[in-house]
RNA sequence: UAGAGUAGAUAUUGCGCGUUAAGUGGCAGUUGGAUGGGAAGUCGCCGCUGCACGAAAAGCGUCAUCGCGCUUGCGGUGCAAUAUCGCGUCCGCUA
Numbered sequence: 001u002a003g004a005g006u007a008g009a010u011a012u013u014g015c016g017c018g019u020u021a022a023g024u025g026g027c028a029g030u031u032g033g034a035u036g037g038g039a040a041g042u043c044g045c046c047g048c049u050g051c052a053c054g055a056a057a058a059g060c061g062u063c064a065u066c067g068c069g070c071u072u073g074c075g076g077u078g079c080a081a082u083a084u085c086g087c088g089u090c091c092g093c094u095a
Stems, first nucleotide, its partner, number of pairs: 001095003008085009017075003026051005032046002037091003041087001057072006
């Protein structure tokens, strides 16, 4: 001098969940948690509490009815894999 490597983010795919409304997202609070190999760490990420807001259903079958099941969709939906991007400080690793 150059490089490697995080939490996560986006896209695709698969398997699910919800559609009887949870989830996602928003605001506020929280000396709660983890976070390149190590240390500490946030304007990043997650958790917890409270508040506000809010939805796309349709078809078929069964059934006396209620109800139930299946399929296709829908949700700024969960998980995993792949690809891409990817620590600001100090120390370290490789060449």